A computed fold for a 98-nucleotide RNA from Thermincola ferriacetica, annotated as Guanidine-I riboswitch aptamer.
It was read from a public genome assembly, where an Rfam model found it.
Its mean pLDDT, the model's own confidence on a scale to 100, is 80.
Its Rfam family is "Guanidine-I riboswitch aptamer". From the family's description: This family represents a conserved RNA structure found upstream of the ykkC and yxkD genes in Bacillus subtilis and related genes in other bacteria. The function of this family is unclear although it has been suggested that it may function to switch on efflux pumps and detoxification systems in response to harmful environmental molecules.
RNA sequence: UACAAGAUUUUCUAGGGUUCCGCGGUUUACUGCCGGUCUGGUCCAAGAGAAAAAGCACACUCUUUGUGUGUACACGGAGGGAUAAAAGCCCGGGAGGA
Numbered sequence: 001u002a003c004a005a006g007a008u009u010u011u012c013u014a015g016g017g018u019u020c021c022g023c024g025g026u027u028u029a030c031u032g033c034c035g036g037u038c039u040g041g042u043c044c045a046a047g048a049g050a051a052a053a054a055g056c057a058c059a060c061u062c063u064u065u066g067u068g069u070g071u072a073c074a075c076g077g078a079g080g081g082a083u084a085a086a087a088g089c090c091c092g093g094g095a096g097g098a
Stems, first nucleotide, its partner, number of pairs: 008053005015044002020041002022038001023035004055071006073093001075096001079091003
């Protein structure tokens, strides 16, 4: 210098829409229809958000799933895709910029 590999998971939040629930309307009535420009619950959800665990590296311990320290930085379209539908989800630590 080039190439390759790796950069985890769980819970939650910003946020998101409307399959289900609820709510509202309609209807003689509902196992019906309409409404997300309905606060909400289920649901989706951050590389650049939070917490925790694990992993990795180094040192110690002395053989142990042990202890300690560290695990940096991070501006970012348009467009497309999935799901019921959408989104800071995925394409994407992309294109681009500094």